[in-house]
Predicted 3D model of a 351-nucleotide RNA (Bacterial RNase P class A). Its Rfam family is "Bacterial RNase P class A". The family's RNA type in Rfam is ribozyme. The sequence was found by an Rfam model in a public genome assembly. The model forms 95% of the base pairs in the Rfam consensus.
């Protein structure tokens, strides 16, 4: 200098005018003054919690969903960190992780055959047609039934046997918290791939969702009629709970409301410093208070300056993303014009 890998920060600024929604204070009680007012994703609602409620959230059976190496972090997780094994890459690094020897299914095209292999070739029989044997050799394919051998063996061949090598399982030892790694021994072992197709194994899961719920006031705890059980949160059964018409459901008549306060934002909070740890993260100290609504506000305009692009090139024109809170947190995923920074890898050049 060029090309890459990983991660982080920002994502307009200042001033003026007119408005909007809360809060505090003042008084003239509807005005004034002061101060506050969207995000990194507020989104998708995909996971995990806090919080709240439920006349069982219990037992048995069946189903459904999610997760899947090990250790740690955390309130918790499917998240994150470190490690480990496999694959890809020159590398930084990225992707993946139970079982294919329980069973079913799929494997395009090509090919004889895609898993109870015979097309050519080789061998035997046969006049021949053909039949039988054969996985050494050829050919097809992403994938063809462990590899090597002038070994044995055979009609020809073949793990059929033998030697060595590779893989797999098992046993032992050593290292490691563990996954796992290394070494030695051993064998009725040699099995194609896919489980994000079904399935099997292990673990986990009660439901609802701030329109949850609570308080106060008011009322109707009205009248008529019909039916008799109702609830138990994926289903069934058992058990349990409520009621015996003051309960539940349905229909009709008559009537009230579309409200008030609360939950509500001080929190696993934010910022800074120090310490512990490889790290995720944790602890201590100090400072700070930062939307809380009616599903409704958080805006508009003007000027100047940034940034990007273009041109008749130093002044004009155009552009400046994705998007927008609603109980609150931790993650993941998706969208995002553009700008900046850090660490690492590879190649080249110079000293």
């Nucleotide at each position: 200098u060029g090309g890459g890998a990983u991660u982080u920060a920002c994502g307009g600024g200042c001033a003026g005018u007119c408005g909007c929604u809360g809060g505090u204070a003042a008084u003239u009680u509807a005005u004034u003054a002061c101060g506050a007012g969207a995000g990194g994703a507020a989104a998708g609602u995909c996971c995990g919690g806090a919080c709240a409620c439920u006349a069982u959230a219990u037992g048995a059976g069946c189903a459904u969903a999610a997760u899947g190496a090990c250790u740690g972090a955390u309130a918790a997780c499917a998240u994150c960190a470190g490690u480990u094994c496999g694959c890809a890459g020159u590398a930084a690094u990225g992707c993946g992780g139970g079982g294919a020897a329980a069973g079913c299914g799929u494997u395009a095209c090509a090919g004889a055959a895609a898993a109870u292999a015979a097309c050519c070739g080789c061998u035997g029989c046969a006049u021949a047609a053909g039949c039988a044997g054969u996985a050494a050799g050829g050919g097809u394919g992403a994938a063809a039934a462990g590899g090597u051998g002038a070994g044995g063996g055979u009609a020809a061949g073949a793990g059929c046997c033998c030697a060595c090598c590779g893989c797999u399982g098992c046993u032992u030892u050593u290292g490691g918290u563990a996954a796992c790694a290394a070494a030695a021994g051993u064998a009725u072992g040699c099995g194609a791939a896919c489980a994000a197709g079904c399935c099997c194994c292990a673990u986990u899961a009660a439901g609802u969702g701030c329109a949850a719920g609570g308080c106060a006031a008011a009322u109707a705890g009205g009248c008529u009629g019909a039916a008799a059980g109702g609830g138990u949160u994926g289903c069934u059964c058992a058990g349990c709970c409520c009621a015996u018409a003051u309960u539940u459901u349905c229909a009709g008549c008559g009537g009230g409301u579309a409200a008030g306060c609360u939950g509500c934002u001080u929190g696993a909070a934010u910022u800074a410093u120090u310490a512990a740890g490889c790290a995720a993260u944790u602890a201590a100290u100090a400072a700070u208070c930062u939307a809380g609504a009616g599903a409704a506000a958080u805006g508009a305009c003007u000027g100047c300056c940034g940034c990007c692009u273009g041109u008749u090139u130093u002044a004009c024109a155009g552009g400046u993303a994705c998007a927008g809170a609603a109980u609150c947190c931790g993650g993941c995923u998706u969208a995002u014009a553009g700008u900046a920074a850090a660490u690492c890898c590879c190649a080249u050049u110079u000293u």